[in-house]
RNA sequence: UGAGUUGGCGGCUAGGGUUCCGGCCUCAUUUCGAGGCGUCUGGUCCGAGAGCUGCCGCCUGUGCGGGAGACAUCCGCUCGGGACACGGCGGGACAAAAUCCCGGGAGAC
Repeated sequence: UGAGUUGGCGGCUAGGGUUCCGGCCUCAUUUCGAGGCGUCUGGUCCGAGAGCUGCCGCCUGUGCGGGAGACAUCCGCUCGGGACACGGCGGGACAAAAUCCCGGGAGAC
């Protein structure tokens, strides 16, 4: 200095907070309610590059098929295979926060 399955989408989880629901407290009350608490286990909600999982894509091997076609190439199908990943401070969004996003960034190795 460069390369990489450093491509995408879905379902979840660790985790996260508090719009809404529920819970708790106070007030009011004939009824409808009002305010506060996430220092409430929860439902909704957010949610991972370095968590799980599915599908598509990409690379690659076997086999089969296709064109006038022996090989090669190309195309399609089938069954397989495909690595690593330490990490801030700070900032940003939504109601809010986060292992979310900036970000496989800075830096380290």
Guanidine-I riboswitch aptamer from Methylocystis sp., 109 nucleotides, folded computationally. Its Rfam family is "Guanidine-I riboswitch aptamer". Rfam's curators write: This family represents a conserved RNA structure found upstream of the ykkC and yxkD genes in Bacillus subtilis and related genes in other bacteria. The function of this family is unclear although it has been suggested that it may function to switch on efflux pumps and detoxification systems in response to harmful environmental molecules. Its mean pLDDT, the model's own confidence on a scale to 100, is 82.